[in-house]
RNA sequence: UCCCGACAAAGGCAAACCCGUCGCGAGGCGGGGACGCAAAGCCAGGGGUCUCUCACAGAGAGACGGCCCAGCCGCCGAA
Numbered sequence: 001u002c003c004c005g006a007c008a009a010a011g012g013c014a015a016a017c018c019c020g021u022c023g024c025g026a027g028g029c030g031g032g033g034a035c036g037c038a039a040a041g042c043c044a045g046g047g048g049u050c051u052c053u054c055a056c057a058g059a060g061a062g063a064c065g066g067c068c069c070a071g072c073c074g075c076c077g078a079a
Stems, first nucleotide, its partner, number of pairs: 004077002012037002017032006035066001041072002045069003048064007
């Protein structure tokens, strides 16, 4: 340094659900809350799932990065 990832240390994130708010919707944001996470950091490039619309063998516009892959960056250090 790389692989790897511990009942280690220090920090971090935050599912369901509830409240508020925005959106036709999938869902987003804020607060509460923790099921989990070593990339649950960034990124819609490929796939997937989901929503809406239409003139529906399909097309268009969107959502999800906590579904998988690719790309970029990164804390700690036992075996």

Predicted 3D model of a 79-nucleotide RNA (c-di-GMP-I riboswitch aptamer) from an Actinomycetota bacterium.
Its mean pLDDT, the model's own confidence on a scale to 100, is 84.
Its Rfam family is "c-di-GMP-I riboswitch aptamer". Its family is annotated with cyclic-di-GMP binding in the Gene Ontology. Rfam's curators write: GEMM was predicted in a large-scale screen for bacterial structured RNA regulatory elements.
Taxonomically the source falls in Actinomycetota (Bacteria, Bacillati).